A computed fold for a 351-nucleotide RNA from a soil metagenome, annotated as Bacterial RNase P class A. Of the family's consensus pairs, 93% are formed in the model. The RNAcentral record of the sequence draws on MGnify. Its Rfam family is "Bacterial RNase P class A". Rfam links the family to the GO terms tRNA processing, dimeric ribonuclease P complex and ribonuclease P activity.
RNA sequence: CAGGCCGGGUGACCGCGGGCCGCGCGAGCGGCUCGAGGAAAGUCCGGACACCGCAGGGCAGGACGCUGGGGAAAUCCCAGGCGGCGAAAGCCGACGGAAAGUGGCACAGAAAGGAGACCGCCACCGGCGAAACUUCAUCUCCGGAGACGCCGGCGGUAAGGGUGAAAAGGUGGAGUAAGAGCCCACCAGCGUCGUGGUGACACGACGGCUGCCAAACCCCGUCCGGUGCAAGGCGAACAGGCUCCGCCCGAGGUUGCCCGCCAAGGAGCCGGGUACGCCGCACGAGCUUCCGGGAAACCGGAAGCCGAGAUGGAUGGUCAUCCUCGACAGAAUCCGGCUUACAGGCCUGCU
Repeated sequence: CAGGCCGGGUGACCGCGGGCCGCGCGAGCGGCUCGAGGAAAGUCCGGACACCGCAGGGCAGGACGCUGGGGAAAUCCCAGGCGGCGAAAGCCGACGGAAAGUGGCACAGAAAGGAGACCGCCACCGGCGAAACUUCAUCUCCGGAGACGCCGGCGGUAAGGGUGAAAAGGUGGAGUAAGAGCCCACCAGCGUCGUGGUGACACGACGGCUGCCAAACCCCGUCCGGUGCAAGGCGAACAGGCUCCGCCCGAGGUUGCCCGCCAAGGAGCCGGGUACGCCGCACGAGCUUCCGGGAAACCGGAAGCCGAGAUGGAUGGUCAUCCUCGACAGAAUCCGGCUUACAGGCCUGCU
């Protein structure tokens, strides 16, 4: 550095939730048995399942993005390539396209992409210059021209300075008035061809001559309905509706009586469905061991195993004893991942 594992042990007693058995009319009691994690967490991805929506197609929008393999799928895993970091083992990477188009590059700076002349360097033109230098003319003095220096003008130049995250490939040479891929060698990048590889890509030859940004729009490719177990399903008090009885004979109301009607009460049926109860809900993309395939992820086969299931929501406490004195945390539909937290300890391999 990488990979894997453990996460206080033992015993006694008391308690809590589930299941099975026995007893009891029942409330319940007794016995046996099972009872959190590597992350159960964050809820960040992907699914199963459920209900709703949906002829089909397109636009818009969103997510993802090297290659090959795996996987139900994935912002997942394995292996490889490329880039970055490290002395190394190894670790990290939103890692398609900038030669389709549009756009952007703050501040500083003359100039930031159809580059650019601020300083510097250089040619040319003009002006000035005490002496010395070269040259022309001259007997000499005077004088003309050059060179050199200064100033101005008009140009050339991207080598150098300066600004900047970045200055239009880098280093060296040749060349030039000074310079420049203008030319040459090597190197980096790009394209074409060849070779190797399934491929990403690598290596070689040749060619022209080269900024960065797509986590800017965009282009290309792949994928994408919505809501989440408080999903959803079944049963169903109370309350409600309809029919019949009551209303055959005396027994409620309708001023006393009769009829009729109504009501209490009763029976049957019906609809949606609240409280409440049950299901969903624990046998599954399951776990362990072995065998086979594969470099691995993973796949196939055989045998064995069943490992929480609540709904105010259980999984705890006391004592004894031992040790290295015990971290982070705790199910709520389930599964595959990712990420984050974690005292301490063990094993294997490598630098």